[in-house]
Context: one part of a larger RNA
This record gives sequence, C1' cells and structure tokens, in this order.
RNA sequence: GGCAGUAGGCGGAUGCCUUUGCUCUUGACAACGAUGAAGGACGUUAUAAGCUGCGAUAAGCUAUACUGAGGCGCAAAUGGCCUGUGAGGUAUAGAUUUCCGAAUGGGGUAACCCGGCAAUAUGAAGUAUUGUCAUCCGAAAGGAAGUACACCCGGAGAACUGAAACAUCUAAGUACCCGGAGGAAAAGAAAACAAUAGUGAUUCCCUAAGUAGCGGCGAGCGAACGGGGAACAGCCCAAACCAGUAAUGUCUAGGCAUUGCUGGGGUUGUAGGACAGAUAUAAGUUAUACGUAGGUCUUCAGAAGUAACUGGAAAGUUACACCACAGGGGGUGAUAGUCCCGUAUGAAGGUUGAAAUGUAAUGAUCUGUAUCCUGAGUAGCGCGGAACAUGUGUAAUUCUGUGUGAAUCUGCCAGAACCAUCUGGUAAGGCUAAAUAUGUCAAGAGACCGAUAGUGAACAAGUACCGUGAGGGAAAGGUGAAAAGUACCCUGAAAAAGGGAGCGAAAUAGUACCUGAAACCAAUUGUUU
Repeated sequence: GGCAGUAGGCGGAUGCCUUUGCUCUUGACAACGAUGAAGGACGUUAUAAGCUGCGAUAAGCUAUACUGAGGCGCAAAUGGCCUGUGAGGUAUAGAUUUCCGAAUGGGGUAACCCGGCAAUAUGAAGUAUUGUCAUCCGAAAGGAAGUACACCCGGAGAACUGAAACAUCUAAGUACCCGGAGGAAAAGAAAACAAUAGUGAUUCCCUAAGUAGCGGCGAGCGAACGGGGAACAGCCCAAACCAGUAAUGUCUAGGCAUUGCUGGGGUUGUAGGACAGAUAUAAGUUAUACGUAGGUCUUCAGAAGUAACUGGAAAGUUACACCACAGGGGGUGAUAGUCCCGUAUGAAGGUUGAAAUGUAAUGAUCUGUAUCCUGAGUAGCGCGGAACAUGUGUAAUUCUGUGUGAAUCUGCCAGAACCAUCUGGUAAGGCUAAAUAUGUCAAGAGACCGAUAGUGAACAAGUACCGUGAGGGAAAGGUGAAAAGUACCCUGAAAAAGGGAGCGAAAUAGUACCUGAAACCAAUUGUUU
C1' cells in the first nucleotide's frame, strides 16, 4: 500500500409526516375614495430586534348581545397587573385614527419646509394651539379627481417571428399605451336568414368543418346555412291629428298664420297609424307593500363502553355490551361510532328572499280607405381607406375622410357584379333580464404535490441579498407523549468541549436534536505484497 471486517466521524439521500400550495365544483358578493382611499413612513407593550394588531385614547377606548374563569398576541422568562362590581373572547354599532400619499393653503429631494385669515392664551411684538384657505363642472344644491395586476367596450397600435431570403402576406388588431363602465360588459327584437319548403331578437356551447372559400393560390387564413343544446321577453319614442301656451307677423281688432315649448295621440309590413264610425276598460306587465318556502350568519341542544392482557402510554388484543336520521372529519401518550371537539337532526334570533295575495300605474278591439303621416344632407353613387373567413377581385354587405345626392307605400331595401321574375323585409331614433366572461370569499372535492415536489414563498418571502435604476430574487420544515431541555460533582483558562450523575420507553431522541443511504475522512482488527 491492497483486500476483508469492526466501531465511528462527516454528510443529509431515503422512508414516514404536514401547518403550505395546486386544480375543480357549488353558492354568495363584486367595489374603495375629499366624512381623505389603495399603499406606505414613523411610532405604539415594563423589557432588544422582527412579524401581527393598533394610532399620541396607539397589542388598544365606549355601548349592546352572546360566552364564562381565566387573561395580559406570535413568545419563553423576570417583574408587575386585570378579573363573578364579569376580565379575556366573539359579533354588531360608535369614538380615536400622527405624517406622507388623488394630497387639495404655498413649496418640496414622499413621510419634510414655509405661510395667509379667524378664535384662544389679559393688551403689543413674538410664539403656541384649534379651525380654515387647491383646481375643474354647476345658478345653487351638489359633483369630479385617485386606486383596484382579472373580466368588458371604445380609441390608438408595433416588432421579433413564419414564409426555410424578402417586399404583398404572417405574427395580429396580439403585446404595449390611452379613455370609459358594470357586477357583469357588449349585443339584441329583422330594411335578418332561406329557397319554391320554411325559420322567426340577442348571447354562449357542440356540430356543420379544417368543409365552402380567401391566399406572392406561397406561408398560411378560414366562415355561413342547416342540425343539436343552454337560456328565453319583449318594449318605448319621432311624425300625422287634437288641445294648451309663448314669441313673431298680419289684420276689417273678431281672428288667422308661422315658429318654439308642454300635454294627449301613436309605433307597424298578412303594412300600421292619423281621420270617420261602432264597442270596451279585459288578459297581461311593471313598481310597491307584505315577509311565507328556501338560502345565509350567530347561538344553543345533540345518542351510546366497560373489564382483563401486552405496553412508557390503549384507541391494540380478548371478553361481554350499547347508539345510530350521528360508522363525515379532527384530536387524545399506538389503530376510538360509544373519551374530547364535532357529525346527522332539531330549536331560537338576525339578515336576505321566490311564489301567492293586496294596492297603484300601465295596458284593448272591429269596420271604412278619398286625404295626411311613417326618422334627409339620409340611402345611393364617384374618389381614398377600413371592417366583413373573403388580400379589389366579377365583389355583394357594413363603416366613412371627401365630392355629389334620391324616392315617399302604385314607395323603399335585400336575396354575393348587374337585369327581370319571384321571395323576404320596412333603414336613416331609443331601451331591454337570463343563458356567457372574470375576480374575491365561504363550503366541499381530488387515480393533484408532499419540502430539489407543490406557489418564487409550508419558516421575519417578494424577506435576505444583487443592481444607479427599470428590475432580478434565494436558501431555510420535523427533539420528545410531556421540557421532564441534563440539579449536583469532576477534567479544563473557560459562558468551549467532554466524563460521571440524573430525566425519559429510548439521549447513537441533548435543542449542530425522527429516520440517518452514498461520496469523503481518519481509527482499529485480520490477512497479504
């Protein structure tokens, strides 16, 4: 030195565990803010720092209700204190709530500096305290602003990339930016589709279908009809006509006309309405009252087991029992229906709240068809663009910067150039729940993870640390049933470390703490060169 063994060190894999996470389902809620938010700075406990709570009334103050013997947060210890004259805890309502921050008296390098006015501090100067003083809209009352990492609507809008280069094209109307709103938003009651048969507002899902198409016919993009589901809900104006009223014009001074405003009327395509005539007050709808069923929150009640044995410990084993609308789950010194918290179920109070009922408002039909009305700088068209699955194309449809510019129900639009026939509809005004999207919270679930996994974060985690900054961004869980966390003695310079002793079932469980693999390190025994 090699090999084999022994007992260790180092190390932290593995096993077991879980307070954290991840995903989904169901339900509820969807805002906060000048009465100063979100988010912070600085303080605040008898005692250092951190977290949590709170705000100079500062781990808190007051009231009410419930709870009920302990309490003074995580978090020990010492000292002290509160508490049946009800502390502490939970819920609701109130008080306080420094400074910064939209930040708003002015300024500013956020958490700081400096003021005006009024009142008070016996008068003045000075100082202090309290209150007040920004801007915009509005006649005033009053309102706005800022935040919230999701979802929605609108405005504006890339590039990398792909096309194996690249320019049309793609990425993509994506990212990013701006404006605005709601609990959802948007859309929405056919100038729609369809095709000789029909459907009947919108939205969402499955399909149709990677089809028809579009496309340097490249890369790629990519419908609709129809079918099946979810959910269903329809309405109001403008106008004609009537009435009132104001102004203007005119006048033979009675009026009449025009324009504006108000009320009635009226709302559609088998056209409808006005108008003329004849009947009628309904079905229904909306709002509100009531507060039932149900939901939800708080509180309460809530069944039934003992013995022996093993063991440190019984929930284990054995024996004999019991409850069950409760054998979901968790805890307790090992595996508990009957030990504890609970669970099924029930009760009380608060809150919310269908249906039904009451009240109020709204709300109808028929006949006739001469006349009147039915959304104009609109529809359409030319030019330039954009949206439509569709890149200008044979290019319909929709929007509009610009220029033109109709018809008036015997009207007008559409059915993918255009024309005819036929069919469908009735533009140029408006509102509209649900099915859908997303977030938070609560409850529940998982052929989801189990500490290099699962969130970046099971721990003082968006912390420590890095960066001028935008920003980047960790590692780190486990003694034991219970601290019973090693009194006392010895070695030692020792508050290091160790040896005894003691605790404990166990200390090779001693806080460098469950298990404790490998690499690596020496020690020792055997054997061999």